[in-house]
This record gives sequence, structure tokens and C1' cells, in this order.
RNA sequence: UACUUAUCCAGAAAGACUGAGGGAAAGGCCCGAAGACGUCUUGGCAACCUGUACCGCCUUUAUCGGCCGUAACAAGGUGCUAAUUCCUGCUCCGUUACCAAAACGGGGAAAGAUAAGCG
Repeated sequence: UACUUAUCCAGAAAGACUGAGGGAAAGGCCCGAAGACGUCUUGGCAACCUGUACCGCCUUUAUCGGCCGUAACAAGGUGCUAAUUCCUGCUCCGUUACCAAAACGGGGAAAGAUAAGCG
């Protein structure tokens, strides 16, 4: 860096340093000198990977081992800790009954983020 799969309406902040922009991008709307963003430290959240326990299955004479699962436990590897991924953009459906638009509600896609795997 490309690809695949899963998830994204829940949850979780203090201190120190620094000093002007930040929330990916466009529009909107927010955060920000009453110090945002960022860095470090210490906490916290969560449970993707991981480990344990347990049910079931495969294998074995039996162990061992392997696989699937779980409203269970732990927290080693990541991640996260303003706002639903802050909202919207593209498309489809409904309210809607001539048509279209707008508004509202819903589904999907795209883009993005994170994890795991793979090249």
C1' cells in the first nucleotide's frame, strides 16, 4: 500500500507541555485563548484478536490434539475515550391519491475508521 471479512444510534477524562486552528475531504453544523487540535503521563471504556471455562462435533483404545459455538471469565496484542462515522451528498421505497420538487421516515450503496486475515 492493494484485497477480503466483520463492526460502526452503546460506552469511557484528569494532569503536564504547547499555543491556533480542529472535527478525513466538499457543503452544513459544531469545538476552540474560560486553551481546542496535538504530544506525554496516569486512568477509563470496550471485547476484534488472544487466553481460560463450558456445550457440541471430529480424531484416538484412552489421553493428547483439532473444529464450531457461548447474554461466561480474564485483559496479554490492537483500538477507542465531544457531538450516531456530528449531519448530508449517490440510489431505491413509503407518506403520495396527475406529475415533479421539497419535507419527513426507512433500506441500500459510496467514502471513511477499527480489527482480523492475506498478497